[in-house]
Context: one part of a larger RNA
RNA sequence: UUGGGCGUAAAGGGCGCGUAGGUGGUCAUGCAAGUCAAACGUGAAAGCCUUUGGCUUAACCAGAGAAUUGCGUUUGAAACUGCAUGACUUGAGUUCGGGAGAGGAAAGUGGAAUUCCCAGUGUAGCGGUGAAAUGCGUAGAUAUUGGGAGGAACACCGGUGGCGAAGGCGACUUUCUGGACCGAUACUGACACUGAGGCGCGAAAGCUAGGGGAGCAAACGGGAUUAGAUACCCCGGUAGUCCUAGCUGUAAACGAUGGGCACUUGGUGUAGGGGGUAUCGACCCCUCCUGUGCCGAAGCUAACGCAUUAAGUGCCCCGCCUGGGGAGUACGGUCGCAAGGCUGAAACUC
Numbered sequence: 001u002u003g004g005g006c007g008u009a010a011a012g013g014g015c016g017c018g019u020a021g022g023u024g025g026u027c028a029u030g031c032a033a034g035u036c037a038a039a040c041g042u043g044a045a046a047g048c049c050u051u052u053g054g055c056u057u058a059a060c061c062a063g064a065g066a067a068u069u070g071c072g073u074u075u076g077a078a079a080c081u082g083c084a085u086g087a088c089u090u091g092a093g094u095u096c097g098g099g100a101g102a103g104g105a106a107a108g109u110g111g112a113a114u115u116c117c118c119a120g121u122g123u124a125g126c127g128g129u130g131a132a133a134u135g136c137g138u139a140g141a142u143a144u145u146g147g148g149a150g151g152a153a154c155a156c157c158g159g160u161g162g163c164g165a166a167g168g169c170g171a172c173u174u175u176c177u178g179g180a181c182c183g184a185u186a187c188u189g190a191c192a193c194u195g196a197g198g199c200g201c202g203a204a205a206g207c208u209a210g211g212g213g214a215g216c217a218a219a220c221g222g223g224a225u226u227a228g229a230u231a232c233c234c235c236g237g238u239a240g241u242c243c244u245a246g247c248u249g250u251a252a253a254c255g256a257u258g259g260g261c262a263c264u265u266g267g268u269g270u271a272g273g274g275g276g277u278a279u280c281g282a283c284c285c286c287u288c289c290u291g292u293g294c295c296g297a298a299g300c301u302a303a304c305g306c307a308u309u310a311a312g313u314g315c316c317c318c319g320c321c322u323g324g325g326g327a328g329u330a331c332g333g334u335c336g337c338a339a340g341g342c343u344g345a346a347a348c349u350c
Base pairs, nucleotide, nucleotide: 004321005320006319007304008303012318014201015200016199017198021194022193023192025088026087027086028085029084030083031082033081034080035077036076037075038074039073040072041071042070049065050064051063052062053061054060091191092188093187094186095184096183097182098181103177104176105175106174107173108172109171110154115149116148117147118146119145120144121143125136126135162169163168206247207246208245209244210243211242215241216240220236221235222234223233258317259316260315261314262313263312266295267294268293269292270291271290272289273288274287275286276285299306300305323350324349325348332343333342334341335340
């Protein structure tokens, strides 16, 4: 390479937008590039294959045929692909009417709690642990009452509930703003899917500059434990955690499961919306769409399991894998302030 694969054995890019490219709905007409048919030319000879013959046979040799699956020219066909033109509405999008939501950004506000400060009451302990000690406290702690400051996080509601492409999002109010869903008919008329490069987003930690700093807490100090204890436990405690602006670009970034479309028995929850039935009305019941769970048929799977939210049956596009170690290392390139990221071998060895 051919092939076979990617939930857990190696393997789905962290996620989106989108360029080139690949792929692409229904009908009609035309063209004839692909496609198909025929004829002609060419496809050297020898060899291979079939057959006939010649050496007594065979090997060997000779004749004839077949094959040479290809290429070119001409003529023809028009189903499919393509191209051109015209048309369509079911794919896609727009419009209108609704309701749902921790979707995003900014500004403001609130209560509980911790800590600290001030004042009152009050007196000898408090705290902590398996037990202790370090620690705090007669310079009045802990406890309790009142007042104040400041920072961070938002109990209950809260729910395999909701929203978002992913990362993620949870007090309340206002402003700005994205998307999805349901219903309706009107409009556009294939405008679609995927997406190498590219661009953007991207938890935590980390970095730069400036703020902020209540609690927590790497490092660090002390007390214990222990043979030791550079730990687990305790008392402290700095970066950091928070904000603004920028950088970093990685995670078990997980559903360890790329995206899109179509098809394939069911049962039962739940969230949003619609229709029907019923009713004074709300419930209840039936049903449709969208999402999110559980259990399971066929089928699939090495098994576990998956099973209309597929890991089933098919098509299209992208990414990736090819024994373990060496190694996500070295070298080179590129990005970064750095830490390091991305790309990514070989020798050798089993």

Description: A computed fold for a 350-nucleotide part of an RNA from a metagenome, annotated as small-subunit ribosomal RNA, central domain. The coordinates come from a structure-prediction model, not an experiment, and the mean pLDDT is 88. It matches the Rfam family "Bacterial small subunit ribosomal RNA". Gene Ontology terms of the family: ribosome and structural constituent of ribosome. The full RNA is in RNAcentral, with records from SILVA.